[in-house]
């Protein structure tokens, strides 16, 4: 340099043919217990890597850029 994959909550990951962003764990509060652990209930937490385009509407489609991983030269 070329090709492919990937980027979504603190972490690991879903997200269907474009239609109001979710789960588990973790953190916080409460209940249960004499305390811890375990269990139960609730709350908080997101510019969907960045920028642009298409569209009434984009996490999803298109283009450019960036980081990471794999392969080729």
């Nucleotide at each position: 340099g070329c090709g492919g994959g990937u980027a979504u909550a603190g972490u690991u990951c879903a997200g269907u043919u474009g239609g109001u962003a979710g789960a588990a764990c973790a953190c916080c509060u409460c209940c249960u217990u004499g305390c811890c652990a375990a269990g139960g209930a609730g709350a908080a937490g997101g510019u969907c890597g960045c920028g642009a385009g298409u569209u009434c509407g984009a996490g999803u489609c298109u283009c450019g850029c960036u980081g990471c991983c794999c392969g080729c030269u």
The prediction has a mean pLDDT of 81. Transfer RNA from an uncultured Chloroflexota bacterium, 73 nucleotides, folded computationally. Its Rfam family is "tRNA". Rfam describes the family as follows. Transfer RNA (tRNA) molecules are approximately 80 nucleotides in length. Rfam links the family to the GO term triplet codon-amino acid adaptor activity.